[in-house]
RNA sequence: ACGAACGCUGGCGGCGCGUCUUAAGCAUGCAAGUCGAGCGGCAAGCAUCAGCAAUGGUGCCUAGAGCGGCGGACUGGUGAGUAACGCGUGGGUGACCUACCUAGAGGAUGGGGAUAGUCGUUAGAAAUAGCGGGUAAUACCGAAUGAUGUUACCGGGUUAUGACCUGGUAAAGAAAGGGGCUAAGGCUCCGCCUUUAGAUGGGCCCGCGUUCCAUUAGCUAGUUGGUGGGGUAAAGGCCUACCAAGGCGAUGAUGGGUAGCCGGCCUGAGAGGGUGAACGGCCACACUGGGACUGAGAUACGGCCCAGACUCCUACGGGAGGCAGCAGCUAAGAAUAUUCCACAAUGGACGGAAGUCUGAUGGAGCGACGCCGCGUGUAUGAAGAAGGCCGAAAGGUUGUAAAGUACUUUUGCGGAUGAAGAAUAAGUAGUGGAGGGAAUGCCAUUAUGAUGACGCUAGUCCGUGAAUAAGCCCCGGCUAAUUACGUGCCAGCAGCCGCGGUAACACGUAAGGGGCGAGCGUUGUUCGGAAUUAUUGGGCGUAAAGGGCGCGUAGGCGGUUUAACAAGUCCGAUGUGAAAACCUGGAGCUUAACUCCGGAACUGCACUGGAAACUGUUGGACUUGAGUUACGGAGGGGGAGUUGGAAUUCCUGGUGUAGGGGUGAAAUCUGUAGAUAUCAGGAAGAACACCGGUGGCGAAGGCGAACUUCCAGCCGAUGACUGACGCUGAGGCGCGAAAGUGCGGGGAGCAAACAGGAUUAGAUACCCUGGUAGUCCGCACUAUAAACGAUGUGCACUAGGUGUUGGGUCGAGCGACUCAGUGCCGGAGCGAACGUGAUAAGUGCACCGCCUGGGGAGUAUGCCCGCAAGGGUGAAACUCAAAGGAAUUGACGGGGGCCCGCACAAGCGGUGGAGCAUGUGGUUUAAUUCGAUGGUACGCGAGGAACCUUACCUGGGUUUGACAUGCAGGGGAAAGACGCCGAGAUGCGUCCGCGCAGCAAUGCGCCCCUGUGCAGGUGCUGCAUGGCUGUCGUCAGCUCGUGCCGUGAGGUGUUGGGUUAAGUCCCGCAACGAGCGCAACCCCUACCGCCAGUUACCAGCAGGAAAGCUGGGGACUCUGGCGGAACUGCCGGCGACAAGCCGGAGGAAGGCGGGGAUGACGUCAAGUCAUCAUGGCCCUUAUGUCCAGGGCUACACACGUGCUACAAUGGCCUGCACAAAGCGAAGCGAGUCCGAGAGGACAUAGCGAACCGCCGAAAGCCGGCCGUAGUCCGGAUUGAAGUCUGAAACCCGACUUCAUGAAGCUGGAAUCGCUAGUAAUCGCGCAUCAGCAUGGCGCGGUGAAUACGUUCCCGGGCCUUGUACACACCGCCCGUCACACCAUCCGAGUUGGGGGCACCCGAAGCCGGCAGUCUAACCGCAAGGGGGACGCUGUCGAAGGUGCGCCGGGCGAGGA
Repeated sequence: ACGAACGCUGGCGGCGCGUCUUAAGCAUGCAAGUCGAGCGGCAAGCAUCAGCAAUGGUGCCUAGAGCGGCGGACUGGUGAGUAACGCGUGGGUGACCUACCUAGAGGAUGGGGAUAGUCGUUAGAAAUAGCGGGUAAUACCGAAUGAUGUUACCGGGUUAUGACCUGGUAAAGAAAGGGGCUAAGGCUCCGCCUUUAGAUGGGCCCGCGUUCCAUUAGCUAGUUGGUGGGGUAAAGGCCUACCAAGGCGAUGAUGGGUAGCCGGCCUGAGAGGGUGAACGGCCACACUGGGACUGAGAUACGGCCCAGACUCCUACGGGAGGCAGCAGCUAAGAAUAUUCCACAAUGGACGGAAGUCUGAUGGAGCGACGCCGCGUGUAUGAAGAAGGCCGAAAGGUUGUAAAGUACUUUUGCGGAUGAAGAAUAAGUAGUGGAGGGAAUGCCAUUAUGAUGACGCUAGUCCGUGAAUAAGCCCCGGCUAAUUACGUGCCAGCAGCCGCGGUAACACGUAAGGGGCGAGCGUUGUUCGGAAUUAUUGGGCGUAAAGGGCGCGUAGGCGGUUUAACAAGUCCGAUGUGAAAACCUGGAGCUUAACUCCGGAACUGCACUGGAAACUGUUGGACUUGAGUUACGGAGGGGGAGUUGGAAUUCCUGGUGUAGGGGUGAAAUCUGUAGAUAUCAGGAAGAACACCGGUGGCGAAGGCGAACUUCCAGCCGAUGACUGACGCUGAGGCGCGAAAGUGCGGGGAGCAAACAGGAUUAGAUACCCUGGUAGUCCGCACUAUAAACGAUGUGCACUAGGUGUUGGGUCGAGCGACUCAGUGCCGGAGCGAACGUGAUAAGUGCACCGCCUGGGGAGUAUGCCCGCAAGGGUGAAACUCAAAGGAAUUGACGGGGGCCCGCACAAGCGGUGGAGCAUGUGGUUUAAUUCGAUGGUACGCGAGGAACCUUACCUGGGUUUGACAUGCAGGGGAAAGACGCCGAGAUGCGUCCGCGCAGCAAUGCGCCCCUGUGCAGGUGCUGCAUGGCUGUCGUCAGCUCGUGCCGUGAGGUGUUGGGUUAAGUCCCGCAACGAGCGCAACCCCUACCGCCAGUUACCAGCAGGAAAGCUGGGGACUCUGGCGGAACUGCCGGCGACAAGCCGGAGGAAGGCGGGGAUGACGUCAAGUCAUCAUGGCCCUUAUGUCCAGGGCUACACACGUGCUACAAUGGCCUGCACAAAGCGAAGCGAGUCCGAGAGGACAUAGCGAACCGCCGAAAGCCGGCCGUAGUCCGGAUUGAAGUCUGAAACCCGACUUCAUGAAGCUGGAAUCGCUAGUAAUCGCGCAUCAGCAUGGCGCGGUGAAUACGUUCCCGGGCCUUGUACACACCGCCCGUCACACCAUCCGAGUUGGGGGCACCCGAAGCCGGCAGUCUAACCGCAAGGGGGACGCUGUCGAAGGUGCGCCGGGCGAGGA
């Protein structure tokens, strides 16, 4: 933007538009008639006459029909066909026609014969037809006359073929009347005939333009041309006979698909792209196909004939029909209107006119289908009402919005009034004019003069009353506009990205907001944005894209100079470019849409006059482009021939003996029949070490021993010569690695296939031993490669530096310059970046090739090539929202470099086997509450489940509640004791009891009951959260500011060289600084000093039998305060004169002295809603709460963590010795007595603790027994008897004693801890706790071994590299197979369609032939003739039939 459709909604008017589908089929009505002034004639009617009437006669008037004329070729409809002179534009016609109209010239004499109608009659259902009689004309036919017309011939002139002018001869060819007037002579009007010219309309021809497919490349026999003839209005193979063999085509013939064309319309800045509704021009068509007739004009929409399909009528014999006219119907479809009014206007046909006809047209109706305009009110109105929505509230918002008040009346409704569209015609009256004798008449003009479908028109006025009138879409971004609730990957949304899995601005609803508004959205289509087909205006190193390379045809492009021409080009004039439309200036409807007037424009085509710079053409000239020649030069350039040595294998012989060969390791293989090794001789084939080089040559592929020969290219300098001879290059032709193919040779080595041996889960592989095609030669195919510089060819221009190859110039040399190559680096520029950068990917020119999202697919199909393999050309359906390039940061790698850690290694001790303890899984159960689950869950939450705890189960209760608080009402102190039912909770009963203040009323506090707000929840979500925690990891990292670099992501700093435990420090550096981490600061410990000594200590002094017991002491130990001490400070060496490292001295301690606390940015949606807190959700006589009992303690099993062991480095027994750190009042508990013991009893001592107690530490040491045994090891299990705690040890505690005495004799695969006061081993304490410890947290005693080292395993840090990973390798991703579905291809076939060729049949009809039948006009006296009609027949000929091959389509088992 729309001829739209659909959804929701809908007040009015104006102007437009309205079957885009099925050129499908149509009921009914209407759409083309008219003329009596061409003709004959007339029903009915009226008048009149005759008649009683029936009826008849006459006159007037005409309907209908007929003959005749004009018109039915216009108007109106549709777009099927058509790729064409169909259309558009500009021309030609000397090759033509034109009714009616206009202007001019001339004429119209005189005859004849018929036929409709009609009358009579016949056939038929009808349509219709026949026979006989008679009749008219502006119907028909002769005759006469006839030109400047036509034809033929002979001429002349102009000119451009058949044009025009003109002379002559010959031939043929005309006519019609009607009306009016009349002075009856005629005049006049309308017609008629011939002719000229015009106008209008057409016919034909030509230049240019006009769609897609080359997977359509060759087409053509009337085909191309000529001559004669025919035909037409007219040129022409338009037709025909003959002759010639042409004509068209890559500038796209032929074939196929699609399509009416244009002015215009839509879009766009334009160039373009799309389109061809309405309006206008042209064409084509009229059920389908064919055909002519009539006519000025048709091959005729509402005419004819034939054939076909279909429909209808029928008496079954035959007939009728054609809405793509206006309405209307059916079907189809997403979809498109009234079977309306009128000829009033405009236009048309006929007519002298009146007039008739006109579904053209003018109007009305229906449809928001479109465009335009108007309205649905205006002003005021804050208590910012109510209600809604949001909010914790305050409040905000809807919102001046509403109400209210004042006003207006477009529109609506009711009524009234009321233009314009009408111009004139006939007629009447008049004026003027020409002509004439006059009248009628003719020409011009004035006045008057009928007629309105729309129409109850538009408009205007009055009345009425805010009265009759608002919706639709959207609100995540793009894109203007946000909140709440509901929902919970459901329901749904979606143009793209994408929303929805419990807090959705994205779904649905509401409120609010945004947009547009009688509409708003959606869908469809076109253009735009899209520079995304790039003419304007793109690209091709790596994103899609340079042909594998050359030669060269057509084509494109082309050096300097001169002259001419004027095709291109430029300027002017003319014609045309229809109108409408667009643009613009105005005008008319109240405005606008709409309409009208003027202009501009129509970018085009043609013709004409001019210009001559550029391009072009032609002629002349030139030398710089290009080439030729002379001289010199380098080269793995190509072909052919000849020759050579090294090596390999094989053969022969000698020496010689047990292996050889091969691999990661082996084996197959080979060798005592003598290999390998070695020596000598011989044979064969292939390849040419060193030189050898980012060196050379070639167009590319490619080319490597030497020599000879043939051929070609290249480079340099200087002369001479040719004189633009050039560049590129669609098709075409040639060359073209390897592999492969055919034929013939050859075959040493190597080696697809193949065989064997290994490897492996397998191993159709990698490795090994063999081995055939092949590799080699000749000839012939093949034509592809990552044929790569992933970079087409040529020319020109544009900073440098440094190598190298071959020439040249200068130079003694070093070297400099230059030409042609070949490399590296690099500037500007270019580039997305990487990069490129005179060897361009820079700047330009010329030409070619190629690209246009990924997959499907270089596939299918067709064609071409090939012996085959295969190659060339080369799609679509379907499917995805990406595919891709370059670079960045990470992560990762069975990549690299550097480094660390009990990571490995070296050691010591364990676990895994046994029994038990404990946790977990699983199973079980009424319940076995819940959580934790690789590392980072599993002696974890739990630092202690008999009840309680407790969250679980069963059962019994309770409902404002076990707990908090507010309000209202009522009552009472609270509380306590006792009894009863009951398992208890609870319930019932009795007794006791009455707060504080105030005189009191009453108030305050507390309790109970009722009601109401609410409480309560270990219910869910750790993936809504806070807090806390684990882990990487005490690993050395993680960042920031400014600057700099980069288009950007980002980089730099933080990388590098050293060093460290450390991003620790030093040095360097486009970086300079800084922060969080590291370290240090803090605590314990190791040494010393000072101060202070009680409950600790006791050297010296005194007392004492003894005991720090006492006096005393302040030395020591110790306690607990404050200090000191260690910093690579000192020395030597190494290192870079650094940082630092190594060694040493001193020191209690040495290079961080040992240990702890301390955990960066972050990761794991890690853990925890059951510590706590908390959003949301859920429960509310229950998921809350109370109670009793049970369960968390189950047990075929599996795993983790431990304890005790398996013994003699031990067990048992006796004696003796030495700690540290803690704890204690509902506590630690000495002492005495009892008990065999756990323990108890007694009285109670001491101690709130450096005082008293727990508390005799154990391993150890001395001595004894045991003697390798399932034991004097081991202690499970079980029995019995007890103790303690506790309301209560049955489920389900610990301990004691006696008895019992299981497994177990050092533990498979695997696996854990530890580097020194550590491991190992020994005991002690504490928390929790009534009781319960093999667990946890601490304490001390005894007290080792080993570390070569960093290859490997695990984890980590830094740098670098690759990446298709980014949820980041537990990543990504490929293929087969199974099943289902979709699209496509092939397919035995089958089915309908299109067009072609050949043949058969052959309608209508034109043309031709024949002369059978009939026959008015003319000729003829007649016979007869001429002419006509019918008939017969020939060519052509539609439909139909047969056959053949072609094209595309549908279906198709099955296959791909």

The RNA shown here (small-subunit ribosomal RNA) has 1456 nucleotides and comes from an uncultured Spirochaetota bacterium. The RNAcentral record of the sequence draws on ENA and SILVA. Its Rfam family is "Bacterial small subunit ribosomal RNA". Its family is annotated with structural constituent of ribosome and ribosome in the Gene Ontology.